[in-house]
RNA sequence: GAGCUCGUAGUUUAGCGGAUAGAAUGUCAGGUUUCGGCCCUGAUGACCGGGGUUCGAGUCCCCGCGAGCUCG
Numbered sequence: 001g002a003g004c005u006c007g008u009a010g011u012u013u014a015g016c017g018g019a020u021a022g023a024a025u026g027u028c029a030g031g032u033u034u035c036g037g038c039c040c041u042g043a044u045g046a047c048c049g050g051g052g053u054u055c056g057a058g059u060c061c062c063c064g065c066g067a068g069c070u071c072g
Stems, first nucleotide, its partner, number of pairs: 001071007010025004018055001026044006048064005
């Protein structure tokens, strides 16, 4: 330098173009416990950036940035 795959909570991830973007874990609070852990309840927190297509974009297209793999 070229090609391919990918980018969603702190972390791991789900998500036919239309739902309040779902879950696990973490964190916090409460319950339970002599205290703590386990367990139960609740809260918290996300679409890499910009543009385009569309009535409507996390999803499709383009550019950029970043990560991985392959080739040179």